[in-house]
C1' cells in the first nucleotide's frame, strides 16, 4: 500500500411503526425505536432506476414536459475506522 471481511476489540449509523415540527406531495428533521448496515460518511448537473405534484396527451394502461424527492435501488466518483484468515 492493493485487494478482503472475522460470531475480533472500541466504537458508529438506524428500517418498518409511533410522536412533535416543516412540505400540496413524494419526502425531510426532532424524540422514542431497531430490521438492517464494513462506508447506512459524502455526491442526485457522472449515467441507469424508483417515488411526488403540476402542466400537456390518450378510453385506459402510459407517455411527454419543466420542477420536486430518495445515496438503506444499482454503477460509477470522492473521502473514512479497525486487522484475523
Nucleotide at each position: 500500500g492493493a485487494g478482503c471481511g472475522a460470531c475480533a476489540a472500541g466504537g458508529g449509523c438506524a428500517a418498518a411503526c409511533c410522536c412533535g415540527c416543516g412540505g400540496c406531495a413524494a419526502c425531510g428533521u426532532g424524540g422514542g425505536g431497531a430490521c438492517g448496515c464494513a462506508a447506512a460518511g459524502c455526491c442526485a448537473c457522472a449515467g441507469g432506476g424508483c417515488c411526488c405534484a403540476c402542466g400537456g396527451g390518450g378510453a385506459a394502461a402510459c407517455c411527454c414536459g419543466g420542477g420536486g424527492g430518495c445515496a438503506g435501488c444499482c454503477u460509477a466518483g470522492c473521502u473514512g475506522c479497525c486487522g484475523a484468515a

The RNA shown here (c-di-GMP-I riboswitch aptamer) has 85 nucleotides and comes from a Planctomycetota bacterium. Taxonomically the source falls in Planctomycetota (Bacteria, Pseudomonadati). Model confidence (mean pLDDT): 90 of 100. The model forms 80% of the base pairs in the Rfam consensus. It matches the Rfam family "c-di-GMP-I riboswitch aptamer". Rfam's curators write: GEMM was predicted in a large-scale screen for bacterial structured RNA regulatory elements.